[in-house]
Context: one part of a larger RNA
RNA sequence: UGACGGGGGCCCGCACAAGCGGUGGAGCAUGUGGUUUAAUUCGAGGCAACGCGAAGAACCUUACCUGGGCUUGACAUCCCGCGCUACCCGUGGAAACACGGGAUCCCCGCAAGGGGCGCGGAGACAGGUGUUGCAUGGCUGUCGUCAGCUCGUGUCGUGAGAUGUUGGGUUAAGUCCCGCAACGAGCGCAACCCCUGUCCUUAGUUACCAUCGGUUCGGCCGGGCACUCUAAGGAGACUGCCGGUGAUAAGCCGGAGGAAGGUGGGGAUGACGUCAAGUCAUCAUGGCCCUUACGCCCAGGGCUACACACGUGCUACAAUGGCCGGUACAAUGGGUCGCGAUACCGCGAGGUGGAGCUAAUCCCAAAAAGCCGGUCUCAGUUGGGAUUGGAGUCUGCAACUCGACUCCAUGAACCUGGAAUCGCUAGUAAUCGCGCAUCAGCCACGGCGCGGUGAAUACGUUCCCGGGCCUUGUACA
Repeated sequence: UGACGGGGGCCCGCACAAGCGGUGGAGCAUGUGGUUUAAUUCGAGGCAACGCGAAGAACCUUACCUGGGCUUGACAUCCCGCGCUACCCGUGGAAACACGGGAUCCCCGCAAGGGGCGCGGAGACAGGUGUUGCAUGGCUGUCGUCAGCUCGUGUCGUGAGAUGUUGGGUUAAGUCCCGCAACGAGCGCAACCCCUGUCCUUAGUUACCAUCGGUUCGGCCGGGCACUCUAAGGAGACUGCCGGUGAUAAGCCGGAGGAAGGUGGGGAUGACGUCAAGUCAUCAUGGCCCUUACGCCCAGGGCUACACACGUGCUACAAUGGCCGGUACAAUGGGUCGCGAUACCGCGAGGUGGAGCUAAUCCCAAAAAGCCGGUCUCAGUUGGGAUUGGAGUCUGCAACUCGACUCCAUGAACCUGGAAUCGCUAGUAAUCGCGCAUCAGCCACGGCGCGGUGAAUACGUUCCCGGGCCUUGUACA
């Protein structure tokens, strides 16, 4: 100087408390451990691994296993020879491919030759998701959006170092004020950026009968940019004003006006560093290792196994509920190899068909909870839907291992979950549906977004966890 303390003081955070809903029990989905296996490819491991890399494992992917094959190789550069856009037929084969037969005559140029492509050959070389994240770059997680981390000069100290950065107040903040052997400065904080909340301007093939006319009643037509909206610019909030308080300071409390207050709400933004944290399997890369194989091609299998154990979720256990009928109101998005309307067929998944749409103009599309009416009457039930049998639909070369969906039948566990444990302070939790990426399809109940309905509680900081500042002890560094 740090680190640590079941030392002290001050102070924060859904840290506790107050409150609401869960997990832990059940079934299923998914990840992991374990076990099994020819293989169940690899990585991730307290917080910070475990719906994680995987924003799509039937083949492919694929790195694993079994078997069949290839060696200048699936890919790059160079050399030599031959041929021409590299295809068809036959045989063998699971395919890769092998053998046989046939066909074809590229581009520039008069030519020589050159270029491109294919085949054969020789070797330099290719190739490796082989190893080391304890050799690395890059990227990332985490403490932590915590308020800290440092420097120049000066001063003090023999020196390590101290001071500044401590102190009194204050703040979300090393935020600001005051004081002070310090005076300044940098990286962080804040602000500048984006979205959202109010208004104005500009602009009107979305919106509007607001106003006028027509109407087969639908902004449908004429017409109009007023409103809604869209998207560009601007205004607005600064403790600016008033009162109180405080050191006449910074600030704090209350009030006015205002759509909005005292960082309005949300996002992006992550200081010096810590964990030899993670990643050699995104990529790059040093060393090491394999080179008729640790490389490459192919078929099939595996990654989907199942006595078990754990994590994360979904669906429930019902009456503020289930079922049936009717009826209302969103937003974000996506669409031409696509979205696909009206109509017809099918109980349905879906099929036939194709209007319109390169999309504020058409489609996906129905929002659901809600509201109105009916029914069930506390029962393992009209709760719950697992499991299984049968029949189908769709995608795809192909759904046996191993797809999703539909219909009929079957109807399991489950009657609110021990010890323990998680999230959340407001348009939040809870609850309801909708969209998108990946994607042929999909094991999505995941992820990322969008809107609808919409709470309860916070006395307080003694205690648990994490953190900040000062101080104290130390046999630790």

A computed fold for a 477-nucleotide part of an RNA from a Candidatus Hydrogenedentota bacterium, annotated as small-subunit ribosomal RNA, 3' major domain.